This is a predicted complex of two RNAs, RNase P RNA and transfer RNA, with 418 nucleotides together. The coordinates come from a structure-prediction model, not an experiment, and the mean pLDDT is 76. Rfam match: Bacterial RNase P class A. It is annotated as a ribozyme.

[in-house]
RNA sequence: CCGGGCGGCCAGGCGAUCGCGUGGCCCGUCCAUGAGGAAAGUCCGAGCAUCGCAGGGCAGGGUGCCGGUUAACGGCCGGUGAAGGCAACUUCAAGGAAAGUGCAACAGAAAGAAACCGCCUUAUGCCCUUGGCAUAGGGUAAGGAUGGAAAGGCGAGGUAAGAGCUCACCCGCCGCCUGGUAACAGGACGGCGCUGUAAACCCCACUCGAUGCAAGAUCCGAACAGAAGCGAUACGGCGGCCCGUCGUGCUUCUAAAGAGAUCGCUAUGGCCGUCUGGUAACAGACGGCCCAGAUAGAUGAUCGUCCAACGACAGAACUCGGCUUACGACCGCGCCGGCAGC
RNA sequence: GCCAAUAUAGCUCAGUCGGUAGAGCAGCGGUUUCGUAAACCGCAGGUCAAGGGUUCGAGUCCCUUUAUUGGCUCCA
Numbered sequence: 001c002c003g004g005g006c007g008g009c010c011a012g013g014c015g016a017u018c019g020c021g022u023g024g025c026c027c028g029u030c031c032a033u034g035a036g037g038a039a040a041g042u043c044c045g046a047g048c049a050u051c052g053c054a055g056g057g058c059a060g061g062g063u064g065c066c067g068g069u070u071a072a073c074g075g076c077c078g079g080u081g082a083a084g085g086c087a088a089c090u091u092c093a094a095g096g097a098a099a100g101u102g103c104a105a106c107a108g109a110a111a112g113a114a115a116c117c118g119c120c121u122u123a124u125g126c127c128c129u130u131g132g133c134a135u136a137g138g139g140u141a142a143g144g145a146u147g148g149a150a151a152g153g154c155g156a157g158g159u160a161a162g163a164g165c166u167c168a169c170c171c172g173c174c175g176c177c178u179g180g181u182a183a184c185a186g187g188a189c190g191g192c193g194c195u196g197u198a199a200a201c202c203c204c205a206c207u208c209g210a211u212g213c214a215a216g217a218u219c220c221g222a223a224c225a226g227a228a229g230c231g232a233u234a235c236g237g238c239g240g241c242c243c244g245u246c247g248u249g250c251u252u253c254u255a256a257a258g259a260g261a262u263c264g265c266u267a268u269g270g271c272c273g274u275c276u277g278g279u280a281a282c283a284g285a286c287g288g289c290c291c292a293g294a295u296a297g298a299u300g301a302u303c304g305u306c307c308a309a310c311g312a313c314a315g316a317a318c319u320c321g322g323c324u325u326a327c328g329a330c331c332g333c334g335c336c337g338g339c340a341g342c
Numbered sequence: 343g344c345c346a347a348u349a350u351a352g353c354u355c356a357g358u359c360g361g362u363a364g365a366g367c368a369g370c371g372g373u374u375u376c377g378u379a380a381a382c383c384g385c386a387g388g389u390c391a392a393g394g395g396u397u398c399g400a401g402u403c404c405c406u407u408u409a410u411u412g413g414c415u416c417c418a
Base pairs, nucleotide, nucleotide: 001338002337003336004335005333006332007331008330010328012306013305014304015303016302017301018300020034021033022032023031024030025028036313040324041323043322044321045320046319047318048212049211050210051209060208061207062206063205064204065079066078067077068076069075080094081092082091083090084089095203096202100201101200102197103196104195116144117143118140119139120138121137122136123135124134125133126132127131152170153169155167156166157165171193172192173191174190175189176187177186178185179184216263217262218261219260220258225254226253227252228251229250230249234248235247236246237245238244269290270289271288272287273286274285275284276283277282343414344413345412346411347410348409349408352367353366354365355364361398369385370384371383372382373381391407392406393405394404395403
């Protein structure tokens, strides 16, 4: 210098004018305050609320190496194993296929159990003999061919030909021993040789009640309707009077229109700094700060200036902890590889 | 804001348990007819919404993303 790897920070600044939401008071030419790292996707986990619920189980869903962390998690931290990379380093839904069932298209003789070719051999027949050919049967997984995958690999012995049939070495699984909290690692010991697939059913372990702030709570109470009670025997219509009949009052309760009101609503929280413990995630102590709260939904526009730049992605709606996705620039490394020079 | 569903040919839809993606209508060519329609025969047309993963193999199983559609005061 080039190419990589890892980590971190910011999210345009300042001034003027006009405008919007919320709060405050001394009520006006007033003061204060007003989006994000992802406010997004709504993928997880909690708080909170309503309903349900003795307890337990079934069904159904989720998670799945080990240890830790946390209110909790499928998150995070540290480790183990595997995979990728020359390396720095990165990634992983990573329990069980030796409980059982299913599936493995096409190709191939055969796909979870095997004889198509080949090799060896027996019987019979034919040919001119050693031998060869044909038919029928048996043995054989060393070789060929198919496939993503073919009965542990390779060598030697052995055999009619062969074969873990036997042996040495290697690989894998189970047991045992040693180390480690554990996953797991190591072993010169013993046994075994078992296809793959569980992001197929399933088994095992742990875990989960359902619904989401349009949850929900309180208040106001138009019109219609219903129920109970009270009052008077009243008033009006049926031409007058009596009887009869129809309608009319007040109170309470139910119920109830509404782009109704208030609460839920922003602090059971979060942020900053220092110290302590811990490899770390994180925890504890002390000190300081308060940082939108709308309900048709505010957070903007114009001008000037700095600047490589009209900034990229993008706009809260109950809150918080994560994950994922989108996106502009900048910085650091006592991290790696290559080239060149000293 | 919250909760769900769907995406396959030009259109409307199938595709069960993972094994060469199909149907109807539409389109094109031919037969038939004086000509057209109907009928009959044949043909073409697919990034299975996008990306990644599991698997020998994915439209199908899993994850992420995109687009579209539906429902949600209270009471019944």